[in-house]
Context: one part of a larger RNA
């Protein structure tokens, strides 16, 4: 110099504390652990693995198993050789298919140099095969914490100090005073988007059709600017005005490192491995990744009357669409169907009854008109194919479950909680997941004494 302390001083974070709502109990869903298994493909491991790599495992995807094929291979580049045929395509036998084997049809362009096509033969190809402790690149955490440094001068035998300490101040090494330091970088703020208010100016497809809702440009505004009080100064308190107030709210931005953190399975790449008689390549078909005695990790339903049910009725916002989205209109109880306008979309559909809300009405505290698992039976729909193993509709059927131990998690305002909508990925869909919209709309903060975790300054120390 750091690093630790059950040292000491300031300070700070939904860290405690006050609050609301969950987890932990059940049934499902899904991940990982174990176990089974031919095979249950790999990675991923407190925090910072475990609805995670996967924004869609029936086949494909898959890399795993089992079984049956190919060997210059599925795809690529070279060289040389013959050829225009070979290879395809049809038939026919084998076979799950993939290929094998025979028979048929088809037998190239040329400026003649050569070009394309397979073949054959050499050289090579391929590998999700080993190492993330050889490595790029990209990530994770500490942390969006306020730190990490350099250059010139000072001190110091020196390692190194100083600056970066100290006093005030902030969210901030933010500022400002002092002061052997002056000054500078990376970092903090700002500069960028989005939301909020408002002038112009435009006017399509938007609307209430002549307006400025709206939607787009391009400016305006907030800066402690203004009053008071504290203070040398920077700043702090009230307080006006004002859509908006003191970093306005949110996002994107993540310094110097640290964990040999993760990732050779996204790609990329060094070394090692496996490929001349057949595989660590590569092609098929079926299976498996969906296995189930437990364990644990996120969710979703729920146990009910601030509820269930049926019947009326109101109001979004972000987005999506041509192998699409798909009205109206029919038929069907439904899921869906036939049909097929319109829109490449501010114009059409998706989309409308968005749901929680609101009125009306039944239910009368029960294992219930709560809950919905699991089974059965019939059906839709995708797709070559729903047994293993899809999703939905009806009908029946109605398990567990009466607020959940010890522990634990998240949230400080349009925030919790609640509630419904769209996307991606996708043929379908295991999405209850993930990434956004909007709708209704709270409690609480005394306070820092203890719990984690950080900053700084001191202090010990047998560690580095």
């Nucleotide at each position: 110099a750091g690093a630790c302390g059950g040292g000491g001083g300031c300070u700070c974070g939904c860290a405690c504390a006050a609050g609301c709502g969950g987890u932990g109990g059940a049934g499902c869903g899904u991940g990982u652990g174990g176990c089974u298994u031919a095979a249950u493909u790999c990675g991923u491991a407190g925090c910072u693995a475990a609805g995670c790599g996967a924004a869609g495992a029936a086949c494909c995807u898959u890399a795993c198993c089992a079984g049956g094929g190919u060997u210059u291979g599925a795809a690529a580049c070279c060289a040389u050789g013959a050829c225009g045929a070979a290879a395809u395509c049809u038939c026919u036998g084998g076979g799950a298919a993939a290929c094998c084997a025979g028979a048929g049809a088809c037998c190239c362009c040329u400026u003649c140099g050569g070009g394309c096509g397979g073949c054959a033969u050499g050289g090579c190809a391929g590998g999700u095969g080993a190492u993330g402790c050889a490595u790029g690149g990209c990530u994770g955490u500490c942390g969006u914490c306020a730190g990490u440094u350099c250059g010139u001068g000072g001190c110091u035998u020196g390692a190194g100090c100083u600056g970066u300490u100290c006093c005030c101040u902030u969210a901030a090494g933010u500022g400002g005073g002092g002061a052997a330091a002056c000054g500078a970088a990376c970092g903090c703020a700002a500069c960028c988007c989005u939301c909020g208010u408002u002038g112009c100016c435009u006017g399509u497809u938007a609307c209430a059709a002549g307006u400025g809702u709206c939607a787009g440009g391009c400016g305006a505004g907030a800066c402690u600017g203004c009053u008071c009080c504290c203070u040398c100064a920077c700043g702090g308190g009230a307080g006006a005005g004002g859509a908006a107030g003191g970093u306005g709210a949110g996002g994107a931005u993540g310094a110097c490192g640290c964990c040999a953190a993760g990732u050779c399975a996204g790609c990329a790449u060094g070394u090692c491995c496996c490929u001349u008689u057949g595989a660590u390549a590569u092609c098929c078909u079926g299976g498996g990744c969906u296995g189930c005695a437990c364990a644990c990790g996120c969710g979703c339903u729920a146990c009910a009357a601030u509820g269930g049910g049926u019947g009326g009725u109101a109001c979004a916002a972000c987005g999506g669409g041509g192998c699409g989205c798909g009205a109206c209109g029919c038929c069907g109880a439904g899921a869906g169907g036939c049909u097929g306008a319109g829109c490449a979309a501010a114009u059409c559909c998706u989309u409308a009854u968005a749901a929680a809300g609101c009125c009306a009405u039944c239910c009368c505290c029960a294992g219930u008109u709560c809950g919905g698992a699991u089974u059965g039976a019939g059906g839709u729909c995708u797709g070559c194919a729903a047994c293993u193993c899809g999703a939905c509709c009806u009908c029946a059927u109605g398990a567990a479950g009466u607020u959940g131990g010890a522990a634990u998690c998240g949230c400080u305002a349009g925030u919790a909680a609640u509630c419904g909508c769209a996307g991606g990925u996708c043929a379908g869909c295991a999405a209850c997941a993930c990434u956004g919209c909007g709708g209704u709309g709270a409690a609480u903060a005394c306070g820092u004494u203890c719990u984690c975790g950080a900053g700084c300054c001191u202090u010990g120390u047998a560690c580095u």

A computed fold for a 464-nucleotide part of an RNA from Candidatus Kaiserbacteria bacterium CG10_big_fil_rev_8_21_14_0_10_49_17, annotated as small-subunit ribosomal RNA, 3' major domain. Its mean pLDDT, the model's own confidence on a scale to 100, is 80. Lineage of the source: Bacteria > Bacteria candidate phyla > Candidatus Kaiseribacteriota.